[in-house]
RNA sequence: UAAACAUAAAGCUAAACCUACUGUAAGGUAGGGACAGAAAGUCAUGGAUCCAAAGUUUUGGAAUGUCAGACUACCGAU
Numbered sequence: 001u002a003a004a005c006a007u008a009a010a011g012c013u014a015a016a017c018c019u020a021c022u023g024u025a026a027g028g029u030a031g032g033g034a035c036a037g038a039a040a041g042u043c044a045u046g047g048a049u050c051c052a053a054a055g056u057u058u059u060g061g062a063a064u065g066u067c068a069g070a071c072u073a074c075c076g077a078u
Stems, first nucleotide, its partner, number of pairs: 005076001012037002017032006035065001041071003045068003049062006
């Protein structure tokens, strides 16, 4: 220095649920909360899923902690 990756340390994120606001809805934002996570960091490219409208497969949205993919990345036993 590089890759995979254990353990320790330093940290990080935040499920369900509750409250307030917002959206036709799916959902989102903030606070509390902590199930879990070694990329639960970023993207939304493909499949799957959810919502709305039309009508029978089109259009527009949502989420990504559902699977795959791309990009970037802390520590240091081995």